[in-house]
């Protein structure tokens, strides 16, 4: 920063990414080089080799050689280097080199002390080094053992050992005088007494004695020796400060703390023992448990911190485990002794031997970490005078991309944009200048050739020089000479060919750079977090393309960091997580005013110190770079010295404003005892009376005739205190209310006067603390958990109702919790007002009391600036600051478990973890919704009229059936729907029977005109055949239609997806609403506008408003219909005139009527109301009045509504078949169900006869008159009509007569029977109508539901379309006749608009709780079982130090005994863990069971504490809170 809670928004807040590290590992790949680095795990066991030796210039001794004598010679003597091997003896093995077990410690780090110490080899000064003595190894020999080894006897050397002598100066011991200095013990000088300790040679050389050697005396140097002084080194020991976690460790401590004393040590000390004394640590964390070496440093971070503590440096601790001591200057000793254990090996069974956590190696464990190399050439140690010898330190090589760094896989040209892969809108695009190819380089590997540096020294020789008597010896410097490399022929250079040998890995939904095919289909898988897959997947897998990074590249783990998510720097607490339930006070932590001192904080300056490496900067070496090398700065700390004195701190002296006390006043349900009063309940007595009371939504249990309820008197008992009474008032809170007494504790206000900082805050602790609830006793009206009955429900363990018991109430005592709320800690101080009220003082005025004004303290309302994520807080701060306490860090698990403390119980407090999820939340916002609320409209109810649900019949639908009964439509909004017409056809289903370039398009080639007609086979489809026909146009090549054939590109599909669409349509609705632009509020989602206040059918209009316009609807514009003009008069009309059976006809165009175009209706006009509006009632006038009536017209959009079978279409699928031809079947089935009709049950009817008035349609493949047949359907017949002309065609209901007389009927009219008619190729599966016959259910329909407000409803016909014909009673039109009723908006259902709650946003068919079953995790509790690690006691007591007594001339030494003491054994008791049969309850799971508690007034408002009760959420009481 960046992704994730939400519809969306702010904001809390976690999770997750992005970064950089890494002693890492896995997975895929791998060309060189440089530098680094490599057991993090089992301090597991370890085979083999090697990692400490040297010194003969400290002793003896001394194989071989070597010389020389003698000898032929073998050998022998002698001398010499004086080597190996072993011994004395010296120094060395305490370094180097590994390990990180212990260890929380003066273990480290740091800065000091030591006047309490040591220090071998080094350096310096000094002063020394005489004299004697005695042994042990080696060696001989014996002896015993399997070994390892031992012992006994003999010799024998020393720089071994040991006496003696010497002592300047050390040591100690005695008294004793000065000076100095500490925080303090004390340091130190004199000068006097006494006592007591040293010591070793070894090598060179020269000089004297000398003819030479040797030897010996004596010089000298060179290494060593002793004793003292100091120095440097190195160690010891103390002491301030600093660095982990837990308080669910809270008290610990007997050598513990100090004193004397003694011992012991290097050296202080209770280090250690005898005796006194009773101390010592501890909330500034003792004491106990975890875990851990420390530190420069390292990683990361803007820093401040966090996390680490490898590789190089410093300390330290440790060498099989545990003890323990010896040597020695140092060790309680990594390659050294003793003991125990433990293990591993040898072994003759008797006994022995070892210690890789040195370097290599090997086993084991582990995701995991290398070679049984080379050299001592470098640098260092060790020993020696030296040479030199040792040296798994070191230096090298080897093995790993294990990290950093560098370099290379080429470079340049190179478009037919090749091929080939890959997408595709087929036109191309990509990959891509990439290749290919042409011209060129040679770095690295790869051969071959040369060939550094890293070497200083050392020996010899010379030359100066020092010591020296010296020219010898030596020692120190220069010069020359010789001769020293493991890496290694390595680095480096040449030089040869030749682009030859050398590129991968992870990613491409978003964060995050990087897209597309094709597979698969909630499958396979993918995930760091959101989250992808359910048939068009940029998210899986494969390709292709592209992004990063590159000898690497990814995952994995770990640390930081982003994270301000522990917040010193830098967070919070009213509602999100979070203020203790209130007080008081101890500790602490802070503190008012002056003046004055110090100078501990504080700040300067100056010193010491803060290793080295690293890190920074400059510079410099290797080609560069990592890497190295040098200088510098830093090393923010400590610790001395010097000042500064402002602020804190501290001494001191003062002050009054904060505190506090006197005094005068006030007010009040402040606290406790004691007493009282009056209502009203309830109960008893008694009277009056008499059938009901009481109770509920209704009811019933319950109470009354044995007298209630009601009402009168009386009398008894509890609790509680009406009206005042209030946002009033006291109190620390919890809380207190009737009056009076009495005790008391607080706070306000005035004024003085006193003390004088005495003050805030407040872990621990102490008290107080509502309700319930406990104990003991008491009381008991009324109410009332449990209980009982009664009732509601499906069930009601509940809400309701009758009863009711404990508890309410007193005393005394526990309990300690509440939503103990203001969800707001206390205290100071400051910062705009306004208003109410309570308690007080002052002015002013008043006769007085209000009423004004100031002014202190309490309580309330609104309110600015400020704050706040809003909301909202705002002088009673949640403003703007100081000080103190307390409490928060994601959600559940859980306020739970263990454990600790109270508590009789209940339970309270204190307070985890595993495991799980990405969230859990806060306010605000649009919406939905609510058994909230206002307002309001609709055939929505109401008020009416007629249906429907019963019959039977006709349709569509389910079902069921079939070979098929094709398909699609499913709540309103599928069902007389697609379908405005299934007998073949239609057709899309089923049989069966052909055909495959196809029944249909296009392109090819070849052939034929096309057609007509006609004959066999077959159901046909189609086969095989026959007779005619020969057209149009033309540059004579052919060419256009058309058929037949042949090949393939292709056609075809009512195959699948309406959840890929387009297009169309329903629907909410003809409902009034939907939204924008600018502008304003708002951090923001939004909001305003569109609210409001009236009106309307209507977001319609007015008015008002921070809104001001507009836009899609709404209305108008349009048709139709109602009045009239006017303009035309056939086919249409006749008023006059004529004329007829008839407007027929002539005439006319005035009337009807047609059809064209106008007029008209606007609340325009008057009254009334209303805001002078808008509009609203009411009238006149008018054919029509307030949109005259009907229609078309359907905003933004909601249902993944319908529709891939009208049509178009994306992707799939089929291709001799799912395409297509035929013939026959089937969509017409039938135990049932269901929706929509039609006819009916009849009398307002039915039947027979008469009579009368319509619109609106359709008619040449047609409608068809007139006349004639036929009871009829229908036949014949032709006349007119391409239609205001003829037809269809006759309306019917109404009207006027007449029969019928309440029946299953003269009502109905199914149903069957015959016999016809009439379309059609064809009426059997399956058509209509028609006659005569038959004459069934049905008597007005349960529940329930439907239409309709006016020319509507009812109710009568009539016409179309589709069609040969019809299944029509259905649709879509016409007309005739012609009602009833609406108080009204309570309540059903749908809608709009305002609000208001929401825990809902897939939106109440929503969300969401527990219990039970099932599976899986993970804890807790569990009779015990078991292991670990202490504590205490008790036993035992190895090796060792010491002590004691003996033994020994002394000394070493030994034997015996004892204290301390390691393993071990025993008992008791603590802590941790690990199992456990059986239980608890948490979690989390797919669609399981019961319920519905919660979120709306969630249907009983809902939540906190407590009892008590129920399967279960949960219910009840009793006290709180508004959330």
């Nucleotide at each position: 920063g960046a992704g994730u809670u939400u519809g969306a928004u702010u904001c809390u807040g976690g999770c997750u990414c992005a970064g950089a590290a890494c002693g890492a590992a896995c997975g895929c790949u791998g060309g060189c080089g440089g530098u680094a680095u490599g057991c993090u795990u089992a301090a597991c066991a370890c085979a083999u080799g090697c990692a400490a030796g040297u010194c003969g210039c400290a002793c003896g001794a001394g194989a071989a050689g070597u010389c020389g004598u003698a000898g032929c010679a073998a050998u022998a003597c002698g001398a010499u280097u004086g080597u190996a091997a072993a011994g004395u003896g010296g120094c060395g093995c305490a370094c180097g080199g590994g390990u990180g077990c212990g260890u929380a410690a003066c273990a480290c780090g740091u800065a000091a002390a030591u006047a309490a110490c040591c220090u071998a080899c080094c350096u310096u000064a000094u002063a020394g080094a005489u004299g004697g003595g005695g042994a042990c190894a080696a060696c001989c020999c014996c002896g015993c053992g399997a070994a390892a080894g031992c012992g006994a006897g003999g010799c024998u050397a020393a720089u071994u050992c040991c006496c003696a002598a010497u002592a300047u100066g050390c040591u100690c011991a005695c008294a004793g005088a000065g000076a100095c200095a500490u925080a303090a013990u004390g340091u130190u000088u004199c000068a006097g007494u006494g006592a007591g300790g040293a010591a070793a040679g070894u090598g060179g050389c020269c000089c004297u004695c000398u003819g030479a050697u040797c030897u010996a005396u004596g010089g000298u140097c060179a290494c060593g020796c002793u004793g003292u002084a100091a120095g440097a080194u190195g160690g010891a020991u103390u002491u301030g400060c600093g660095g982990c976690c837990c308080a669910u460790c809270a008290g610990c401590u007997a050598g513990u703390u100090g004193g004397u004393g003694a011992g012991g040590u290097a050296a202080c000390g209770g280090c250690u023992c005898a005796c006194c004394a009773a101390g010592g640590c501890u909330a500034u964390g003792a004491c106990g448990g975890g875990u851990a070496g420390c530190u420069g440093g390292u990683c990361u971070g803007a820093g401040a911190g966090g996390a680490c503590g490898a590789u190089c440096a410093g300390c330290c601790a440790c060498a099989c485990u545990g003890g323990g001591a010896c040597u020695g200057g140092u060790a309680c000793a990594c390659g050294g002794c003793c003991c125990a254990g433990a293990c591993u090996c040898c072994u003759a069974c008797g006994g022995g031997a070892g210690g890789c956590a040195g370097c290599a190696g090997u086993g084991g464990g582990g995701a995991a970490u290398a070679u049984u190399g080379g050299a001592c050439a470098a640098u260092g140690g060790g020993c020696g005078a030296a040479a030199g010898c040792c040296u798994g330190a070191u230096c090298c090589a080897g093995c790993a991309a294990u990290a950093c760094c560098g370099c290379g896989u080429g470079a340049a040209g190179g478009a037919a944009g090749a091929a080939g892969g890959c997408c595709c809108u087929u036109g191309g695009g990509u990959u891509g200048u990439a290749a290919a190819c042409u011209u060129c380089u040679g770095u690295c590997a790869u051969a071959g050739g040369g060939g550094a540096a890293a070497a200083a020294g050392a020996a010899c020789g010379u030359c100066g020089g020092g010591u020296g008597a010296a020219c010898a010896a030596u020692c120190c410097g220069g010069c020359g000479u010789u001769u020293u490399g493991a890496u290694g022929g390595u680095a480096c250079c040449c030089u040869a060919g030749g682009a030859g040998g050398a590129a991968g890995c992870a990613c491409c939904g978003g964060c995050u750079a990087a897209c597309u095919c094709c597979g698969u289909g909630c499958c396979a898988g993918c995930a760091g977090c959101c989250g992808c897959g359910g048939u068009a997947a940029u998210a899986c897998g494969g390709a292709g393309g592209g992004u990063g990074c590159a000898a690497g590249c990814g995952u994995u783990g770990u640390u930081c960091g982003g994270a301000a998510u522990u917040a010193c720097u830098g967070g919070g607490c009213g509602u999100a997580a979070a203020g203790c339930g209130u007080g008081u006070c101890u500790a602490g932590g802070c503190g008012g005013a002056c003046a004055u001192g110090u100078a501990a904080g504080u700040c300067a300056g100056g010193u010491g110190u803060g290793a080295a490496a690293g890190a920074c900067c400059u510079u410099g070496g290797c080609c560069u770079a990592a890497c190295c090398a040098a200088g510098g700065a830093a090393u923010u700390g400590c610790g001395c010295c010097u000042g500064a004195a402002a602020c804190u701190g501290u001494g001191u002296g003062u002050c009054u404003u904060g505190a506090a006390u006197a005094a005068g006043g006030a007010a009040g349900a402040g606290g406790u005892g004691g007493g009282u009063a009056g209502a009203a309940u309830a109960c008893c007595u008694g009277g009056u009376g008499u059938a009901g009371c009481a109770g509920u939504g209704a009811a019933a249990u319950g109470c009354g005739u044995a007298g209630a309820u009601a009402u009168c008197a009386g009398g008894u008992a509890g609790a509680a205190c009406a009206c005042c009474g209030g946002a009033g008032g006291c109190g620390a809170a919890g809380g207190c209310g009737g009056c009076c007494c009495a005790c008391u504790g607080g706070u306000c206000c005035u004024u003085u006067a006193u003390u004088g900082a005495c003050g805030c805050u407040g872990a621990a602790g102490c008290a107080c603390g509502a309700a319930a609830g406990c104990g003991u006793g008491g009381g008991g009206a009324g109410c009332a958990a449990a209980c009982a009955g009664g009732a509601u429900u499906a069930g009601a363990u509940a809400c309701c109702c009758u009863g009711g018991u404990a508890g309410u109430c007193c005393a005394c005592g526990c309990c300690g919790u509440a939503a103990a709320c203001g969800a707001u800690g206390g205290a100071u101080a400051c910062u705009a007002g306004u208003u109410g009220u309570c308690g007080g003082a002052g002015g002013a005025a008043u006769u007085g009391a209000c009423c004004c004004c100031u002014u202190c303290g309490g309580u309330g309302a609104c309110g600015c600036a400020g704050c706040u994520a809003a909301c909202g807080c705002a002088u009673u701060a949640a403003g703007u600051a100081u000080c103190c306490c307390g409490c928060c860090u994601g959600g559940g698990g859980a306020g739970u478990a263990c454990g600790g403390u109270c508590g009789c119980a209940a339970g309270a407090u204190u307070a985890a973890a595993a495991c799980u999820c990405a969230a859990a939340g806060a306010a605000a916002u649009u919406g939905a919704c609510g058994g909230g609320g206002g307002c309001c409209c609709g055939c929505a109810c109401a008020a009416g009229c007629g249906g429907u649900g019963g019959a039977g019949c006709a349709u569509g639908u389910g079902g069921u059936u079939u070979a098929a009964u094709u398909c699609g439509a499913c709540g309103c909004a599928a069902c007389g729907c697609g379908a405005a017409g299934a007998a073949c056809c239609u057709u899309a289903c089923c049989u069966g029977g052909g055909c495959u370039u196809g029944a249909c398009a296009u392109c090819c080639g070849c052939g034929g005109a096309a057609g007509u007609u006609u004959g066999c086979a077959g159901a046909g489809a189609u086969g095989c055949g026959a007779a005619c026909g020969u057209g149009c146009c033309u540059u004579c090549g052919g060419g256009a239609a058309c058929c037949g054939c042949g090949a393939g590109a292709c056609a075809g599909g009512u195959g699948c997806u309406g959840c890929a669409u387009g297009g169309c349509u329903g629907u909410c609705g003809u409902c009034a609403g939907c939204u924008c632009g600018u502008g304003u509020c708002g951090u923001g989602a939004g909001a305003u506008g569109u609210u409001g206040g009236g009106u309307u059918a209507a977001g319609u209009c007015c008015c008002g408003c921070a809104a001001c316009g507009a836009g899609c609807g709404c209305a108008a514009c349009c048709c139709c219909u109602a009045u009239c003009u006017u303009u035309a008069g056939u086919u249409g009309c006749u008023a006059a005139c004529a004329u007829u059976u008839g407007g027929u006809u002539g005439a006319g165009c005035a009337c009807u009527c047609u059809a064209a175009a106008g007029a008209g209706a606007c609340u325009g006009c008057c009254c009334c109301g209303g805001u002078u509006a808008a509009c609203g009632g009411g009238g006149a006038g008018g054919a029509a009045g307030g949109u005259g009536g009907g229609g078309a017209c359907g905003a933004c959009g909601u249902c993944a509504a319908g529709u891939c079978a009208u049509c178009a279409u994306g992707g799939c699928c089929c291709u001799u078949a799912c395409g297509u031809c035929c013939a026959g079947g089937g969509c017409u089935a039938c135990a049932c169900a269901c929706g929509u009709g039609c006819u009916a049950c009849a009398a307002u009817g039915g039947g027979u006869g008469g009579u009368a008035c319509a619109a609106a349609g359709g008619g040449u493949u047609g409608c068809c008159a007139a006349c004639c047949c036929g009871c009829g359907a229908g036949g014949g017949g032709g006349a007119g009509c391409u239609a205001a002309u003829c037809c269809c065609a006759g309306a019917a209901a109404a009207c006027c007569a007449c029969c019928c007389c309440a029946a299953g009927u003269u009502c109905g009219g199914a149903u069957u029977g015959u016999a016809g008619u009439c379309u059609g190729c064809a009426a059997c599966u399956c058509g209509a109508c028609u006659a005569c016959a038959u004459g069934a259910a049905g008597c007005u329909g349960g529940a329930a539901u439907c239409g309709c407000u006016a020319g509507u409803a009812a109710u009568c016909g009539u016409g179309g379309a589709u069609c040969a014909g019809c299944a029509a009673c259905g649709c879509c039109a016409c007309g005739g006749u012609g009602a009833a009723u609406a108080c009204g908006u309570u309540c059903c259902c749908g809608g709009g608009c305002c609000u208001u709650g929401u825990a809902c946003a897939c939106a109440c068919u929503g969300c969401c709780c527990g219990u039970c079953a099932c599976a899986c995790c993970a804890c807790g509790a569990a009779a015990g079982u078991u292991g670990a690690u202490g504590c205490u006691u008790c036993c035992a007591g190895a090796a060792g130090c010491u002590c004691u007594a003996c033994c020994a001339c002394c000394a070493a030494g030994g034997u015996a005994g004892g204290u301390c003491c390691a393993a071990g054994g025993a008992a008791u008791u603590a802590u941790c863990g690990a199992u456990g049969a059986u239980u608890g309850g948490g979690g989390u799971g797919a669609a399981g069971u019961c319920g519905u508690a919660a979120c709306a007034a969630g249907g009983u408002a809902g939540c906190c504490g407590u009892a008590g009760g129920g399967g279960a959420a949960c219910c009840u009481g009793c006290g709180g809170c508004u959330g």
Small-subunit ribosomal RNA from a groundwater metagenome, 1523 nucleotides, folded computationally. The sequence is in RNAcentral, with records from SILVA. Its mean pLDDT, the model's own confidence on a scale to 100, is 84. Its Rfam family is "Bacterial small subunit ribosomal RNA".